Predicted 3D model of a 72-nucleotide RNA (transfer RNA) from a Minisyncoccota bacterium.
The sequence is in RNAcentral, with records from Rfam.
Taxonomically the source falls in Minisyncoccota (Bacteria, Bacillati).
Its Rfam family is "tRNA". Rfam classes the family as a transfer RNA.
[in-house]
RNA sequence: GGCGGUGUCGUCUAAUGGUUAGGACGCUAGAUUCUCAUUCUAGUAACCGGGGUUCGAUUCCCCGUAUCGCUA
Numbered sequence: 001g002g003c004g005g006u007g008u009c010g011u012c013u014a015a016u017g018g019u020u021a022g023g024a025c026g027c028u029a030g031a032u033u034c035u036c037a038u039u040c041u042a043g044u045a046a047c048c049g050g051g052g053u054u055c056g057a058u059u060c061c062c063c064g065u066a067u068c069g070c071u072a
Stems, first nucleotide, its partner, number of pairs: 001071007010025004018055001026044006048064005
């Protein structure tokens, strides 16, 4: 340089065009406990950037960017 894959809460991850973007861990508060831990309940917080298609885009297309792999 060429080709391809992957970017979603703090972390890991699900969601095949229709909306409150789901789950686990974490964190916060409460309950339980003499205290801590455990357990239970509630809450918390996210679609890599820009453009396009569409009535509607995390999802499809293009460009960029980060990262991973293959190849020269």